[in-house]
Context: one part of a larger RNA
RNA sequence: CGGUGUUGAAGGAACUAGGCAAAUUAACCCCGUACCUUUGGAAGAAGGGGUACCCGUUCUUGGGCAACCAGGAACGGGUGGCACUGACCAGGGGGAAGCGACUGUUUACUAAAAACACAGGGCUCUGCGAAGUCGUAAGACGACGUAUAGGGCCUGACGCCUGCCCGGUGCCGGAAGGUUAAGAGGAAGGGUGCAAGCUCUGAAUCGAAGCCCCGGUAAACGGCGGCCGUAACUAUAACGGUCCUAAGGUAGCGAAAUUCCUUGUCGGGUAAGUUCCGACCUGCACGAAUGGCGUAACGAUUUCCCCACUGUCUCCAACACCGACUCA
Numbered sequence: 001c002g003g004u005g006u007u008g009a010a011g012g013a014a015c016u017a018g019g020c021a022a023a024u025u026a027a028c029c030c031c032g033u034a035c036c037u038u039u040g041g042a043a044g045a046a047g048g049g050g051u052a053c054c055c056g057u058u059c060u061u062g063g064g065c066a067a068c069c070a071g072g073a074a075c076g077g078g079u080g081g082c083a084c085u086g087a088c089c090a091g092g093g094g095g096a097a098g099c100g101a102c103u104g105u106u107u108a109c110u111a112a113a114a115a116c117a118c119a120g121g122g123c124u125c126u127g128c129g130a131a132g133u134c135g136u137a138a139g140a141c142g143a144c145g146u147a148u149a150g151g152g153c154c155u156g157a158c159g160c161c162u163g164c165c166c167g168g169u170g171c172c173g174g175a176a177g178g179u180u181a182a183g184a185g186g187a188a189g190g191g192u193g194c195a196a197g198c199u200c201u202g203a204a205u206c207g208a209a210g211c212c213c214c215g216g217u218a219a220a221c222g223g224c225g226g227c228c229g230u231a232a233c234u235a236u237a238a239c240g241g242u243c244c245u246a247a248g249g250u251a252g253c254g255a256a257a258u259u260c261c262u263u264g265u266c267g268g269g270u271a272a273g274u275u276c277c278g279a280c281c282u283g284c285a286c287g288a289a290u291g292g293c294g295u296a297a298c299g300a301u302u303u304c305c306c307c308a309c310u311g312u313c314u315c316c317a318a319c320a321c322c323g324a325c326u327c328a
Stems, first nucleotide, its partner, number of pairs: 001323008010314002014312001019309001027051005036041001038157001052079012080084001092307007099299002104116002120155007132141003158294004163224003168221002170217005177212003183206002188201005225243005252286001253283001264280005
């Protein structure tokens, strides 16, 4: 000097990206327990008190015929210690917000999460030799199942809801029409031959799906405007005009896990707050199953605050053991 521990005056997070680490708490019995809530919870909420040993009284459990044996509880009285769950083992707590409903799952060896899954919701395909999948095939799975079933995709408990657009792309439907391959067809023409013929080219016309075309469909892929003016202070614009569009973003939320300008502005908390909470709305660039907004419970999740507690710190010190180091 390092590692692992133990202890520490006064202060008590001033440390730090951050209370990381450590400390506090801890068992059992009794009392007591808020907001909120899906009435189950929250809850061991929080916050208090008791606990050893001796004597007595009352009640009581099991065994036993009984004597009795092994326990339990309540109450009364007393004894000792600094300390009575005497060592060990054994929750720190509260408030507020984001995300995800939850228990689960995951990057074997830097990520455990807000990611995945999930019950629930929806769309779509599939009538059974099902659709789908594997295989060249036979065959197999699906399934010894049968639409309350099986496959695919999206969403993700629950509550309130889920607006407008079918122009583009996709999908579905459409006995017409257009285009159209092989094929059918064979007008007309060429070669050759005396000819019969052989042979070549070949126009109309008829030809499927697809595409065009006509419709439907957004919990299909997706999309959801601009400029100008206007009210008797000012400001603003319920109102009007105009251009464009398939339609111009509804409810709800909003400086947000989304806000560039930005440490926006106001309020709260602090002596002091780029974080946090509540508002405002000027949404660079929220928005409704690529779900929107809430939400009790839950979380080794993320953020902020408070109480308790502490060597995290002011500011370091001592001790124990093990190393390093020096000497033998």